[in-house]
RNA sequence: AGCCCCGUAGUGUAGCGGACCAUCAUACGAGGUUUUGGUCCUCGAGACCCCAGUUCGAAUCUGGGCGGGGCUA
Numbered sequence: 001a002g003c004c005c006c007g008u009a010g011u012g013u014a015g016c017g018g019a020c021c022a023u024c025a026u027a028c029g030a031g032g033u034u035u036u037g038g039u040c041c042u043c044g045a046g047a048c049c050c051c052a053g054u055u056c057g058a059a060u061c062u063g064g065g066c067g068g069g070g071c072u073a
Base pairs, nucleotide, nucleotide: 001072002071003070004069005068006067007066010026011025012024018056028044029043030042031041032040049065050064051063052062053061
């Protein structure tokens, strides 16, 4: 330098253009249970890397950028 893959809560993940509040687990906070802690149950808060475009509608498609990984030289 060229090409390929990836980027979603603190962490790990799902989400084939429209379905309730973007899913689930874990971590976190509150409550219940318990003599206390743990376990278990309920509830809560928490995320689409950035910019632009396409579209009635974008996490999803397109372009550029940024970041991470890989291959070739």